[in-house]
RNA sequence: AACUUAUCCAGAAAGACAGAGGGAAAGGCCCUACGACGUCUUAGCAACCUGUACCGGCUUUUAGCUUGUAAAAGGUGCUAAUUCCUGCUCCAGAUUAAAUGGAGAAAGAUAAGAU
Repeated sequence: AACUUAUCCAGAAAGACAGAGGGAAAGGCCCUACGACGUCUUAGCAACCUGUACCGGCUUUUAGCUUGUAAAAGGUGCUAAUUCCUGCUCCAGAUUAAAUGGAGAAAGAUAAGAU
């Protein structure tokens, strides 16, 4: 890097450095010299994976597997705005169209797996 599966309306910031754009992309709307974005340090959130504890269940029962719960040691991730919103399809919108609402797709992010 492409692939598969799961999740994405919850949650969680201070300091130092540095100095201009940033929020993936298009449109919109925002953040930003009252210093954004980024890097580092510390702290926190969460519970995807590993490990741990507990109540059950199953099995070929000195053990193994496993639903759930707890906790947060390790591996990731995250800490402006719902993935910031929208775009494409379908449905509702008493008739056409629109606002608007619902469902899905696409794209993206993260984790785990496999190549």
A computed fold for a 115-nucleotide RNA from Mucilaginibacter phyllosphaerae, annotated as SAM riboswitch aptamer (S box leader). The prediction has a mean pLDDT of 83. Lineage of the source: Bacteria > Pseudomonadati > Bacteroidota > Sphingobacteriaceae > Mucilaginibacter. The sequence was found by an Rfam model in a public genome assembly.